[in-house]
RNA sequence: UUCCUGAAAAGCCAAAUGCUCCGUGAAGAGGGGGCGGAAAGUUACGGAUCUUCAGCUUGAAGAUGGCCGGGCUGCCACG
Numbered sequence: 001u002u003c004c005u006g007a008a009a010a011g012c013c014a015a016a017u018g019c020u021c022c023g024u025g026a027a028g029a030g031g032g033g034g035c036g037g038a039a040a041g042u043u044a045c046g047g048a049u050c051u052u053c054a055g056c057u058u059g060a061a062g063a064u065g066g067c068c069g070g071g072c073u074g075c076c077a078c079g
Stems, first nucleotide, its partner, number of pairs: 004079001005077002012037002017032001019030003035066001041072003045069003048064007
């Protein structure tokens, strides 16, 4: 240094839920909260789910990266 692996320590992220704001909606943001996480960092590329509109063959526009896979990047180090 690389790969595997995930003991320890430090730091990091933040589910449900409730408060405020925001969107027609799925959702999102802030600050509490902490179920969990070693990619729970990032990316809507493939699949999946959800929303809105038009339709009834489906199409269009969106949402979810903490649903799965893929791409890119990355902290620590008992072994």